[in-house]
Context: one part of a larger RNA
């Protein structure tokens, strides 16, 4: 060196299981509820099955009888119409009428009607009571009990997680919590246009019948001086005054020849159209000459289809209202639909999935993702640790024996982070045990300098990694505190070394409980108790043995 055997488990991001954590899916399941929509059950009402009788009350109709006080007035005037006489058989006679008062006049007579009350009859329903024959129950053979109730059918309403079907948005330097989602103005935006971010500033969901149209007139803010109360100031005058004002409102642009301010007259804040352009994936949005009609203002030329401009908004479906020379299911109509105008959406998650919708899952499942988090690695180095520069000051004096503010410059990759680059068809996670190996920014031992080093003992700095660097109590602890020693009880890296070596106390499944939160299912970097740690070593590596 090779081969073989026996070992050890450091590596083969070892094997096993399309990661159970995390995120995503217009995936699934189960659970909850004051999510939505249904629905079983239950309750109420009506009706059918469902019959007989009585009583009282209510209601309706008919018949009879009574009933009606404002003041004035014979006096307790219900109203309206006919009407000069009516009743007692006839005559005499008697009673009541027309005449007086009243807005309205005769129960003198006839007819009809109203208010209130009483009586009688009839029909229906309700309530109460009784009955027995439907029906129900017990025994089954007669009978007994309940009884037109109950039960059942139908219809309507209410209630209803008992049951079912579903929904429960997106962006996001992982997700959740928070914030945001349409639209307008500016910056970012790199001198055309356009241009992102959970980049930086702000507005908006209208207002105005004049704050619109037109014709004419006019000039602002401010400062100085003067004038009277009157001041930093109100109203007046003079001078200067390019806008330093104003333009309903945010910002930007524009604007004095005004778009600002004032006055007169008015309704173009019109109807029917529209060449040509601009922006946009489209849908749409914007600008707009011109033509026809009939108007307003102006002497006229002309201007006017809202407002100095840019925000003040919502597609389609469905429905309402008004108009309408077109449609009208054999024909004539109608209903209905259409067309024109207009109205109804914080459809604000604002290109609006439905008229109509919240949560839990640690009992969870599936499909995916290293497109995306937790461990580790990587990049970075704000934070952290370490070093250096300067030297205000302390050190009796004296910056540098020692100490060192405010500042500045580096290094490291041990902290907390940022990023999300390998790994989600798996890179096992804290601490301990075992076994270690490296660095030096050295705890001890070794060698030096300075000292505010007398000696002993120290302080500080330089060199130095050969060796060493304890045993216990508490806690799952790393850490830390305490006890006893020691020359000393160093700081770190190694996937916070090491689970195919061990452990499993903690964290981090399923059971259970407390506190708190939640209506609840359940939840909690809150607590407590319990809780399966797989692998016979192929290769590399290392060790031993044997042979050549």
């Nucleotide at each position: 060196u090779u081969u073989a055997u026996c070992g050890u488990a450091a590596g083969a991001c070892g094997a096993a299981a399309a990661g159970a954590c995390c995120c995503c899916g217009u995936g699934c399941a189960c659970c909850u509820u004051u999510a939505c929509u249904a629905u079983a059950u239950c309750u109420u009402u009506a009706u059918a099955u469902u019959g007989c009788u009585u009583u009282u009350g209510a209601c309706a109709a008919a018949a009879a009888a009574a009933u009606g006080u404002g003041c004035a007035g014979g006096a307790u005037a219900a109203g309206u119409g006919g009407g000069a006489g009516u009743u007692a058989a006839u005559u005499u006679u008697a009673a009541c009428a027309a005449u007086c008062u009243u807005g309205a006049g005769a129960u003198a007579c006839c007819a009809c009607u109203c208010u209130u009350u009483u009586u009688u009859u009839u029909a229906c329903u309700c309530a109460a009571a009784g009955c027995u024959a439907a029906u129900u129950a017990a025994a089954u053979u007669u009978u007994u009990a309940a009884a037109a109730c109950a039960g059942u059918g139908u219809a309507a309403a209410g209630u209803u997680g008992g049951u079912a079907g579903u929904u429960u948005c997106g962006c996001u330097g992982g997700g959740g919590c928070g914030g945001c989602g349409g639209u307008c103005u500016c910056c970012u935006a790199a001198a055309a246009g356009g241009u992102a971010a959970c980049g930086g500033a702000g507005g908006u969901g209208u207002a105005c019948a004049a704050a619109g149209g037109u014709a004419a007139a006019u000039u602002c803010a401010g400062u100085a001086c003067a004038g009277u109360g009157g001041u930093a100031u109100a109203u007046u005058g003079u001078a200067c005054a390019u806008a330093g004002a104003g333009c309903g409102u945010a910002a930007u642009g524009g604007u004095a020849u005004a778009a600002g301010u004032u006055u007169g007259c008015u309704u173009g804040a019109c109807u029917g159209u529209g060449a040509a352009a601009u922006a946009g994936a489209c849908a749409u949005a914007u600008u707009a000459a011109g033509c026809a009609g009939g108007a307003a203002c102006g002497a006229a030329a002309g201007u006017u289809g809202g407002u100095c401009a840019u925000a003040g908004u919502g597609a389609u479906c469905c429905g309402g209202u008004a108009g309408u020379g077109g449609u009208g299911u054999a024909u004539g109509g109608a209903a209905a639909a259409g067309c024109u105008a207009u109205c109804g959406c914080u459809c604000a998650a604002c290109g609006g999935a439905u008229a109509a919708a919240a949560g839990g899952u640690a009992c969870g499942c599936c499909g995916g993702g290293g497109a995306u988090a937790a461990c580790a690695g990587g990049c970075u180095a704000a934070u952290a640790a370490u070093u250096c520069u300067u030297g205000a000051g302390a050190g009796u004096u004296c910056g540098c024996a020692u100490u060192g503010a405010c500042a500045g410059a580096a290094u490291u990759g041990u902290u907390u982070g940022g990023c999300a680059c390998c790994u989600c068809g798996a890179u096992g996670u804290c601490g301990g045990a075992u076994c270690a190996u490296c660095u030096c920014a050295u705890c001890c031992u070794g060698a030096a300098g300075c000292u505010g080093u007398a000696g002993c003992a120290g302080g500080u700095u330089u060199c130095a990694a050969g060796g060493g660097u304890u045993c216990g109590g508490c806690u799952g602890u790393u850490c830390g505190c305490c006890g006893a020693u020691u020359a000393a009880a160093g700081a770190g890296g190694u996937a916070c070394g090491u689970g195919a070596u061990c452990u499993g106390g903690g964290u981090u499944u399923a059971g259970a409980a407390c506190g708190u939160c939640g209506u609840g299912a359940g939840a909690c970097a809150g607590u407590u108790u319990g809780g399966u740690u797989u692998c016979u070593a192929u290769c590399u590596a290392c060790g031993a043995u044997a042979a050549a």